[in-house]
Small-subunit ribosomal RNA, central domain from a Pseudobdellovibrionaceae bacterium, 350 nucleotides, folded computationally. It was read from a public genome assembly. The coordinates come from a structure-prediction model, not an experiment, and the mean pLDDT is 89. Lineage of the source: Bacteria > Pseudomonadati > Bdellovibrionia > Bdellovibrionales > Pseudobdellovibrionaceae.

Context: one part of a larger RNA
């Protein structure tokens, strides 16, 4: 290379936008590049294959023929692909009327709770644990009442619920703003899918500058436990946790399952629409679209399991895998303030 694969055995890039490229709906005209058929030329000799011949046979050798995927040229064919012209509406998009939502950014407000501060009441304990001790407390703690300060997070609603491309998003209100769904029409007329590079987003921790600091809490200190205890438990406690701006660019970034389209029995729950039936009305019930769960036909799978939200049946495009260790390491490159990230071997060994 041919080929086989990627839920759990090695393997889906954390996610998106999109360039080149690859692929691409229905009808019709032209063209004839791909494609198909025929002719001609060429395709050295030897060899292979066939026929005949020569060494006593054979190997070997000689003569003739055939074959020769290919290339060039020419004459045709036009189903399919390409190119080109014209058209279409089902793919895609735009408009209209409605709808749901923790989607995003900014500003502002609220109550409960923790901690601290001030004052009142009040007196000897509180706290903590398996049991204790460190710790706090007669300089008046814990408890309780009143007032205040400050920071962070938003009980109930809350749901296998919703939204978002992913990361993720949850108190209230306002401003700005993205996407999605349904219905019926109107419009554009293939404008589509995927996407190497590229660009953007990207939890937590971490880094830089400046703020903030209630809680919790790496490090650290003390008390216990223990043979020891650099731990688990307890009392404290600093970075950090929060905000603004700028970096970092990684996660079991998981559905361990790339995206798009089409097709293939069903039952049941739930969210958001639309229509019908019914009713005084709201339900209930039926149909249908979009999402999100459970169970399961066929089929698939090594099994587990998946099963119209496929891991089924197919097509297109991208990414990735090729025995274990060495190693996601070294070296080099790129990026970063650093931590490090990314790209990515070999010797050797089993």
């Nucleotide at each position: 290379u041919u080929g086989g694969g990627c839920g759990u055995a090695a393997a889906g890039a954390g996610g998106g936008c999109g360039u080149a490229g690859g692929u691409g709906g229905c009808u019709u005209g032209g063209u004839a590049a791909g494609u198909c058929a025929g002719g001609u030329g060429u395709g050295a000799a030897a060899g292979c294959c066939c026929a005949g011949g020569g060494c006593u046979c054979a190997a070997c050798c000689c003569u003739g023929g055939a074959a020769g995927u290919g290339c060039a040229u020419u004459u045709g064919a036009u189903a399919c692909u390409g190119c080109u012209g014209a058209g279409c509406u089902u793919g895609a998009g735009u408009g209209u009327u409605g709808g749901a939502g923790a989607g995003g950014u900014c500003a502002u407000c609220g109550g409960a709770a923790u901690a601290c501060c001030u004052g009142g009441u009040g007196u000897a304990g509180u706290g903590g644990u398996g049991a204790a001790a460190u710790a706090c407390g007669u300089a008046g703690a814990u408890a309780u009442c009143a007032g205040g300060u400050g920071g962070a997070a938003c009980a109930c609603c809350g749901g296998a619920g919703g939204c978002g491309a992913a990361g993720g998003c949850g108190g209230g209100u306002g401003a700005c703003u993205g996407g999605c769904c349904a219905a019926a029409c109107a419009c554009u007329g293939a404008c589509a899918c995927u996407g190497a590079g590229g660009c953007c987003c990207g939890a937590a921790a971490g880094c830089g500058u400046g703020g903030g600091g209630a809680u919790c809490a790496a490090a650290c200190a003390g008390g216990a436990u223990u043979a020891g205890a650099u731990a688990c438990c307890c009392u404290g406690g600093u970075a950090g946790u929060c905000c603004a701006c700028g970096c970092c660019g990684u996660a079991a970034a998981c559905g361990a399952u790339g995206g798009a389209u089409a097709c293939u029995u069903g039952c049941u729950g739930u969210u958001g629409g639309a229509g019908g039936u019914a009713u005084u009305g709201a339900c209930c019930c039926c149909u249908u679209c979009a999402g999100u769960g459970g169970c399961g036909a066929a089929g698939c799978u090594a099994a587990c399991g998946c099963g119209u939200u496929a891991a089924g049946u197919a097509u297109c495009c991208c990414g990735c895998c090729u025995g274990g260790g060495g190693a996601g390491u070294a070296c080099g490159g790129u990026c970063g303030c650093a931590a490090g990230a990314u790209u990515a071997a070999a010797a050797c060994u089993c």